Context: one part of a larger RNA
Order: sequence, then structure tokens, then C1' cells
RNA sequence: UUGGGCCUAAACCGUUCGUAGCCGGUUUGAUAAGUCUCUGGUGAAAUCCCGCAGCUUAACUGUGGGACUUGCUGGAGAUACUAUCAGACUUGAGGUCGGGAGAGGUUAGGGGUACUCCCAGGGUAGGGGUGAAAUCCUAUAAUCCUGGGAGGACCACCUGUGGCGAAGGCGCCUAACUGGAACGAACCUGACGGUGAGUAACGAAAGCCAGGGGCGCGAACCGGAUUAGAUACCCGGGUAGUCCUGGCCGUAAACGAUGUGGACUUGGUGUUGGAAUGGCCUCGAGCUGCUCCAGUGCCGAAGGGAAGCUGUUAAGUCCACCGCCUGGGAAGUACGGUCGCAAGACUGAAACUU
Repeated sequence: UUGGGCCUAAACCGUUCGUAGCCGGUUUGAUAAGUCUCUGGUGAAAUCCCGCAGCUUAACUGUGGGACUUGCUGGAGAUACUAUCAGACUUGAGGUCGGGAGAGGUUAGGGGUACUCCCAGGGUAGGGGUGAAAUCCUAUAAUCCUGGGAGGACCACCUGUGGCGAAGGCGCCUAACUGGAACGAACCUGACGGUGAGUAACGAAAGCCAGGGGCGCGAACCGGAUUAGAUACCCGGGUAGUCCUGGCCGUAAACGAUGUGGACUUGGUGUUGGAAUGGCCUCGAGCUGCUCCAGUGCCGAAGGGAAGCUGUUAAGUCCACCGCCUGGGAAGUACGGUCGCAAGACUGAAACUU
């Protein structure tokens, strides 16, 4: 609960595709379902209003008229809007073509530094670590230097409030396959659109299953310190894990804590991509202006806001559709259900308390 809200107070689903539903550009005609006008029927009585009458009056009752019953139904008409059907249009949407941008994705191949280990040589007593130490390594020759080899992980500089992606996310090089967006042309289709309950797909890290792999790092664990204690912070080790393949899980401060789409509303200044155009030119994929479009930042008019702030990338002014909120705790718990191998996830109360 006909109300007000959702950046930070409770509240935008993690993201996308999309079914039903809801909403939908310009224009012509037809129909007349919605809608509107007139009219017939019906819409019990009581109740209510007015007049009159009856109980001595009133209340009350009777009677005549009206109102109410916001509705349902038959008929006649209207055609702006909505709807339906038929036709047309191009500005929304999509397609085509063009040259470009990009860590977008998948797969394969290749490379690089560092690290660890092994072998050989050189070399000798320490090394390592810390606030200081110790545990630890080392005469079976360590640390250090040189050469060779093996392995797994990672990808410095470039790197930029730079780019790409729906989000999660994506960064060595090359190739193959492949998705999307921007700009330009104004050639094609001709409203094909927006949102989206359910549904489906994707979805960091951790975790789980099976099989590999395991350099470094490193939950748990074991030591050494510190300390009153130290189940920590610091140090030495170190198993899962981190990596690969296949399958599951489906959650995050999954954040811009801001749902998606569209329209409108002063500006300034960076930067990325594209297009048109001017100047300079050592002509280069060069330098430098200006205009437009698309993205991405900063500052700010009006406005908004409790304020912080926001401000054409809105939290301004409007429209369409979805999701969600309704004091704190109990509680994202219990119960039930669905899903999962499990961990658990999703859905989700109440008593009681304040």
C1' cells in the first nucleotide's frame, strides 16, 4: 500500500540473450472492438429528499413524485485517440560496401629474463637471516665466480584516470579460426523496435571430483624468535593449493555501492579511435591548427540533493519496461522445497526482544 523511495540512510538481480506480458515512429483508407453521445429495458424493498394524508402532535406509518443503485443489456449514431485489417514512408532498428583501431575470444607454434635443481671447473670458511638474534645450510666443500644441462611458472621496460569486452575479465612474439564496436558512404530492407516475469547461457578467487604437473610462492602444520602469554605480526622449513586437461560449484566491497533503452537541457579543458579540411615540411604511418561523430577523464552554468556531491558519461527535466525496499536484533537463521559429490547455493519466516 490510490503514498514515498532505491550512489553513501532499507532498497538496481553479477552480466547478457530472450519467451509471455506491457509499451511503441510518420502517413492514407476501411472497420467501429475499446472510447464518446442519444435512447429502450433492467438495476427488489427498506433507507434518503419533496408534497399530501393517518394516529391529539412528534417520532412512526401510508401514499404520490424524485434521487440513489456509479452497473448489466438491446438499438441508433460519432470517429479524434487506442485497437484490428489493407497500403505507403524513412528519421528508429537492421543490412551492404570502404579503409582503419584494439591486452576481445579460442587453438597451435616459437621466444625471453629471473628462479630452483643437476654436472664439470675455479676457490675457502663461512653463508643465510634480523630491530637484534636463533632455528637453518656448510669440510660428504656451502655461499661466491665460470661453463654446460634440466624443469616449471611468469611475461619487466613499452604502460598511459590509454585500449578492448555484456559482465567476470584481458598484457612476450607469430599464425590460423572467430565475436563485437566506432567512423565514413546514404546503396538496400521498411517499424522488423524498447523492456523483459519465468527460462537459458556466461560468470574472479577459493573449494570439489578424475588424471597429469609441481620451479617459485604458500593456507594447514613443524621449528626459531618476540611477549606476561603469542594458537599472530618477524625468521627458517613446508602439505594442500597455485599450473594443465575434462567435469562440478555459481558466490564476491561481482562497485560507478548508481537497472536497461530513448528524448531534451549553458560551457571549458585533456585524451583515444574515425572522418572532412587548412598551414608547415628535413616529405615520414611527420609536425601543427580547425570542424564533426563515437568513446574515456577532469572542472564546472542552471537544476537537483539532507549534505558529501552530482552536473550532456546526471544523481537535472520527461517517457517505457523490469527488479527491489518498508525500524534494529533474532536472521540471511529455522522449517519446507529445488539444485549440488560435498562445501554449500537459491528461496526464506516466526515466537521473543527493543
This is a predicted structure of a 354-nucleotide part of an RNA (small-subunit ribosomal RNA, central domain) from a metagenome.